[in-house]
Context: one part of a larger RNA
RNA sequence: UUGGGCGUAAAGAGUGUGUAGGCGGUGCUCCAAGUCUGUCGUGAAAUCUCCCGGCUUAACCGGGAGGGUGCGGCGGAAACUGGAAUGCUAGAGGGUGGGAGAGGAAAGCGGAAUUCCCGGUGUAGCGGUGAAAUGCGUAGAUAUCGGGAGGAACACCUGCGGUGUAGACAGCUUUCUGGACCACUUCUGACGCUGAGACACGAAAGCGUGGGUAGCAAACAGGAUUAGAUACCCUGGUAGUCCACGCCCUAAACGAUGCAUACUUGGUGUGAGCCAUUCAUUUGGUUCGUGCCGGAGCUAACGCGUUAAGUAUGCCGCCUGGGGAGUACGGUCGCAAGGCUGAAACUC
Numbered sequence: 001u002u003g004g005g006c007g008u009a010a011a012g013a014g015u016g017u018g019u020a021g022g023c024g025g026u027g028c029u030c031c032a033a034g035u036c037u038g039u040c041g042u043g044a045a046a047u048c049u050c051c052c053g054g055c056u057u058a059a060c061c062g063g064g065a066g067g068g069u070g071c072g073g074c075g076g077a078a079a080c081u082g083g084a085a086u087g088c089u090a091g092a093g094g095g096u097g098g099g100a101g102a103g104g105a106a107a108g109c110g111g112a113a114u115u116c117c118c119g120g121u122g123u124a125g126c127g128g129u130g131a132a133a134u135g136c137g138u139a140g141a142u143a144u145c146g147g148g149a150g151g152a153a154c155a156c157c158u159g160c161g162g163u164g165u166a167g168a169c170a171g172c173u174u175u176c177u178g179g180a181c182c183a184c185u186u187c188u189g190a191c192g193c194u195g196a197g198a199c200a201c202g203a204a205a206g207c208g209u210g211g212g213u214a215g216c217a218a219a220c221a222g223g224a225u226u227a228g229a230u231a232c233c234c235u236g237g238u239a240g241u242c243c244a245c246g247c248c249c250u251a252a253a254c255g256a257u258g259c260a261u262a263c264u265u266g267g268u269g270u271g272a273g274c275c276a277u278u279c280a281u282u283u284g285g286u287u288c289g290u291g292c293c294g295g296a297g298c299u300a301a302c303g304c305g306u307u308a309a310g311u312a313u314g315c316c317g318c319c320u321g322g323g324g325a326g327u328a329c330g331g332u333c334g335c336a337a338g339g340c341u342g343a344a345a346c347u348c
Base pairs, nucleotide, nucleotide: 004319005318006317007302008301012316014201015200016199017198021194022193023192025088026087027086029084030083031082033081034080035077036076037075038074039073040072041071042070048066049065050064051063052062053061054060091191092188093187094186095184096183097182098181103177104176105175106174107173108172109171110154115149116148117147118146119145120144121143125136126135162169163168206247207246208245209244210243211242215241216240220236221235222234223233258315259314260313261312262311263310266293267292268291269290270289271288272287273286274285275284276283297304298303321348322347323346330341331340332339333338
């Protein structure tokens, strides 16, 4: 190794692009490296198996025969793998024509609300809580009307709706721009799948420089509560939250389910297109997506069930008792915080 696993028990890398490598549709012809086959050589002796013999037997020893994974030479076969050449179109890609979308980037615009400022009306409270108090207010608050400033977020529409590889993405308009889907089967002709390294992207928080700051709000201060209350509740409030550029690179980064391809009963919603049909924006069919319920099968069970956790193939990643520990040490990356890689003693 033959011969284990990874939804929840340990285990799918956060996601993509892609190098090496591994794997790879279909016809014909050739080659014969793998493969199969014949033969020859080699495969020392001892050992091993069988037969015969020698020590009184055995162990032991002597003789003969056999066996010997393997390796090499020569000849042959050509189904499969591989190689060469030439075709094919069902994989993949291109073209033409369409409609959908919070996909991305930039600029501009809009209304509601909060806060603040100015002015009017108006007077003693407001606010807050379980109850209060801190706090604000006769220097005129709260309430209400008018005007103005500024920042952030976009109610309804909104939908187990949509888009994106993932993170994620939502007011409106314009510009630039990526991808998917459908139809026609027009072109190329296996150009494919996966992907160690590598590279790119990557919520929030955090960091650097410069701006901005309405609301919210770690830290902090005060008031309560309490035995205490470094909390929960209340009044305030700074980083931060926002923008630009540069870092950080982690998440229950989750479907806790890697990617690709094929096959395998059904029912019922919904989104995008196409075809047919209808008086109809009706109904039916079909492709792609997104849900629910369930059959066989699978599963330890829960459950999964054509969007598989079913049946198979290819490739990658990962797991091997709990704690120690995602720690120490070393390396590497980072401004730092820290990230990545990642043990052992000991102990149960």